[in-house]
């Protein structure tokens, strides 16, 4: 310089679960709190997946409710891709 991440330190992130808040939900935020990450740092524009208020369609004379579909939701800790980046020994 440093590819590989099998050594060390520093520093960082925060799954489950419980508490609150917030959303139709899924799912996000805060506190606690570690399973576990070498990019679990940032984007989301390809797939997957979760979830279906609105909206469409059905039953109903209609309305209510019920049912099926659908992403303008959501996740990036599910893959894969852009962009930065710390350590750094053999």
């Nucleotide at each position: 310089u440093g590819a590989a991440g099998u050594g060390a330190a520093a520093g960082g992130c925060a799954a489950a679960a419980c508490c609150g808040g917030c959303g139709a939900a899924a799912a996000c935020c805060g506190g606690u709190g570690a399973c576990g990450c070498a990019a679990a740092g940032c984007c989301g524009c390809g797939g997957g997946u979760c979830u279906a208020a609105c909206a469409c369609u059905g039953c109903u004379c209609a309305a209510a409710g019920c049912a099926g579909u659908c992403a303008g939701g959501a996740u990036u800790g599910c893959c894969a891709g852009g962009c930065c980046g710390c350590c750094g020994a053999a």